A computed fold for a 99-nucleotide RNA, annotated as SAH (S-adenosyl-L-homocysteine) riboswitch aptamer.
Of the family's consensus pairs, 100% are formed in the model.
The coordinates come from a structure-prediction model, not an experiment, and the mean pLDDT is 76.

């Protein structure tokens, strides 16, 4: 750095439906399978974002301690405080204020 999984950001129901995903159709390439591209089709679809943790992959760097050296191991504890966002409608929860 990107990918996947998990958690948190208070929930439930309904609507629309972009991206992603699935199916279908067409095209390119191919012996074929796959792969890639397109679609005014159908299905699904409103945590896809941010923060934290984990896994493996790629790249760069490489401090200190222990150790002859390589390898390897370790690099802390306690307290306090704490996000910003996420289409529309309804309901609830929570917080604050007024009556």
């Nucleotide at each position: 750095c990107a990918u996947c999984c998990c958690g948190a950001g208070g929930a439930g129901c309904g609507c629309u439906g972009c991206g992603a995903g699935g199916a279908g159709c067409g095209g390119u390439u191919c012996a074929g399978c796959a792969a890639c591209c397109g679609c005014a089709u159908c299905c699904c679809c409103a945590g896809g974002c941010u923060c934290g943790g984990g896994a493996g992959g790629c790249g760069u760097g490489g401090a200190g301690a222990c150790g002859c050296a390589a390898a390897g191991u370790c690099u802390g504890c306690g307290a306090c405080a704490c996000a910003a966002c996420g289409g529309c409608g309804c309901u609830c929860a929570c917080c604050u204020g007024a009556c």